This is a predicted structure of a 478-nucleotide part of an RNA (small-subunit ribosomal RNA, 3' major domain) from a metagenome. RNAcentral holds the full RNA, with entries from SILVA. The coordinates come from a structure-prediction model, not an experiment, and the mean pLDDT is 83.
Context: one part of a larger RNA
């Protein structure tokens, strides 16, 4: 000069405190952990619906077995052929034989024809490969404390120095944010402020978007018109303690109150300072040493990662009348589409199937939003609740759904009575609650990422638990 104290003092954060809804119980999905296995690839433990934005083959890194040894793939390369393509024999493919058809493409030249380069076979040999170690040899990229207000410097003073000042103090902020004051005066990286969404209004423009008023014509903004509006999207306006008050040291600044669509950072994002945890990650990628080279490399089929006494984590579905069931009926936003979305019509209870129109999409399609609203049944019961398991038929994807795939019908209908110690998430359009979407994807979503519908409660306070900022004190600690 740190760290640290069940030391003080000041201040903050869903910290607690007050509420709202959950987890812990129960079935089921899914990580993990352990057990088990030929193998259940690996990695991560403040991890655990993390890598995996999607393991039937493939992916893949494990197993088991068949097979290859210049090798799936780069360079050099003797030799020899076009390249393709058909048929055919062992195989479970890989892959090993057999037997035909073919004589071209692009360049250059004395274009009968050589040579050259794509390709393809292929000798030897230098090499290729390694998801093999080793994140405690690295680069890069990322978590974490923390969107916390810290974190340093240049001269200058002070001090034998290590090192102070500054950066402490009084105030005030969301903030080392401002203000006063000081042996200090400055600066820089972080703060903020620039950028992007939103929420108001103004212009510009008007299709593929609207439709007030005329006119047709009706299912319908469909047609004729028109660009007012609603929107889309470029440009600008608008918020500045800018104004009044009252309070404060005449300050910074706070609190009232006009105006205003918005008011004191208006709301949400992206932005992550100097460091910490030899954190993570050699299996993205790159690379430094080792290792392995008929194998730890290379391919091919099958199997495993989908196992199950257990334990944990996240999560969906309920436990029922603010509800279930059927009928009717309304109202979004954001997205995605051509090896794609796929109207409409027939067919099938239905998943879906046959046809097929428009659409590379403000046009046409995904597309019925749902939850609410209107009527009706159930009447308190393991049930007209709640769906797990399981049986039989099916539908799609894809070579292939035995091991393992999602989805229909029909039967079955299990636990489950709101869950112990303990425990988590939220402060506003949030919480709960309800549906749509995309990405990955041949298929497969209760995860993951967005998107709007509806739409709350309650904050006395900081004594108390945890984190964390500044000042101070103690230390035998670095």
């Nucleotide at each position: 000069u740190g760290a640290c104290g069940g030391g003080g003092g000041c201040c903050c954060g869903c910290a607690c405190a007050a509420g709202c809804g959950g987890u812990g119980g129960a079935g089921u999905a899914u990580g993990u952990g352990g057990u088990u296995u030929a193998a259940u690839u690996c990695g991560a433990c403040g991890a655990c619906g993390c890598g995996c934005a999607g393991a039937a083959c493939c992916u893949u890194a494990c197993c088991c077995g068949g097979c290859c040894u210049u090798g799936a793939c780069a360079u050099u390369g003797a030799a020899g052929g076009a390249a393709u393509c058909c048929u055919u024999g062992g195989g479970a493919a890989a892959c090993c034989g057999a037997g035909g058809a073919g004589u071209g493409u692009c360049c250059u030249c004395u274009u009968u024809g050589a040579g050259g380069a794509a390709c393809c076979u292929g000798a030897a040999a230098a090499c290729a490969g390694g998801u093999g170690c080793u994140g405690c040899a690295u680069g890069g990229c990322u978590g974490u404390c923390g969107u916390c207000a810290g974190c340093u410097c240049g001269u200058g003073u002070c001090g034998u120095g290590a090192g102070a000042u500054g950066u402490u103090g009084g105030g005030u902020u969301a903030a080392g944010u401002c203000c006063c004051g000081c042996a200090a005066c400055g600066a820089g990286c972080g703060c903020a402020a620039c950028c992007c969404c939103u929420a108001u209004c103004g212009u510009u423009a008007g299709u593929u978007g609207c439709c007030a008023g005329c006119g047709g014509u009706u299912a319908a903004g469909c047609c004729g018109g028109g660009c007012a509006c609603u929107c889309u999207a470029g440009c600008g306006a608008g918020a500045c303690u800018g104004c009044c008050g009252u309070c404060g040291u005449c300050a910074a600044g706070a609190c009232g109150g006009a105006g205003g669509a918005a008011g004191g950072c208006g709301g949400g994002g992206a932005u992550g300072a100097c460091g910490u945890c030899a954190a993570g990650u050699c299996c993205u990628c790159a690379u430094g040493g080792c290792c392995c080279u008929u194998a730890u490399g290379g391919u091919c089929g099958g199997g495993g990662c989908u196992a199950c006494a257990c334990a944990c984590g996240u999560a969906c579905u309920a436990c029922a009348a603010u509800g279930g069931g059927c009928g009717g009926u309304a109202c979004a936003g954001a997205g995605c589409g051509c090896a794609g979305c796929g109207a409409g019509c027939u067919c099938g209870c239905g998943a879906g199937a046959g046809u097929a129109a428009g659409c590379g999409a403000a046009u046409c399609g995904c597309a019925g939003a749902a939850a609410a609203c209107c009527g009706u049944c159930c009447u308190c019961a393991g049930u007209u609740c709640g769906g797990a398991u399981u049986g039989c038929a099916g539908u799609c994807u894809g070579c292939a759904a035995c091991u393992c795939g999602a989805c229909u019908g029909c039967a079955u209908g299990a636990a489950g009575g709101c869950g112990g110690a303990a425990u988590c998430g939220c402060u506003a359009g949030u919480a709960a609650u309800c549906g749509c979407g995309g990405a990955u994807c041949a298929g497969c979503a209760a995860g993951c990422c967005g998107c709007g519908g509806u739409g709350a409660a309650u904050a006395c306070g900081u004594u108390c638990c945890c984190g964390g900022g500044c000042c101070u004190u103690g230390u035998a600690c670095a």